[in-house]
């Protein structure tokens, strides 16, 4: 320098162009003499910027970061 792939809550992952979910973690509550466990509730996210579209995590382009391969 070129090619391919990845980027979604604190962490690990889902999501046919049509309400962004699951597990775990965090906080609060119930229970308990206290704690743990269990149960209930709450908060928290689509890497950045454009484009297409009635509508974008999803399609297109650029950029940023990361991984692998080629030279």
């Nucleotide at each position: 320098a070129g090619a391919u792939c990845c980027u979604u809550g604190g962490u690990g992952c889902a999501a046919u162009g049509g309400c962004a979910g699951c597990a775990u973690g965090g906080c609060a509550g119930u229970c308990u003499c206290c704690a743990a466990a269990a149960c209930u509730g709450c908060a928290g996210g689509u890497g950045u910027g454009a484009g297409u579209u009635c509508g974008a995590c999803u399609c297109u382009c650029a950029c940023a970061g990361g991984a692998u391969c080629u030279g």